[in-house]
């Protein structure tokens, strides 16, 4: 070069056109002489950029970027 994956909360991952979720971690409180473990809440991502489509986009289309794997 050229093709495919994959990019979403601190971290790991879900969501296939109609309010962006969950475990994890962070804080609070509760429970305990203390920790731990366990409960109840609370904050946290304008979805890699940019644009286009459409009433309405993580979602579809185009461009590009950053990773990995393949071809050459």
């Nucleotide at each position: 070069g050229c093709g495919g994956c994959a990019g979403u909360a601190g971290u790991u991952c879900a969501g296939u056109g109609g309010u962006a979720g969950a475990a994890u971690g962070u804080c609070u409180c509760c429970u305990u002489c203390c920790c731990a473990a366990g409960g109840a809440g609370a904050a946290g991502a304008u979805c890699g950029u940019g644009g286009g489509u459409u009433c309405g986009a993580a979602u579809c289309c185009c461009a590009u970027c950053u990773g990995c794997c393949g071809c050459u």

Record summary
Predicted 3D model of a 72-nucleotide RNA (transfer RNA) from a Candidatus Aminicenantota bacterium. Its Rfam family is "tRNA". By type it is a transfer RNA.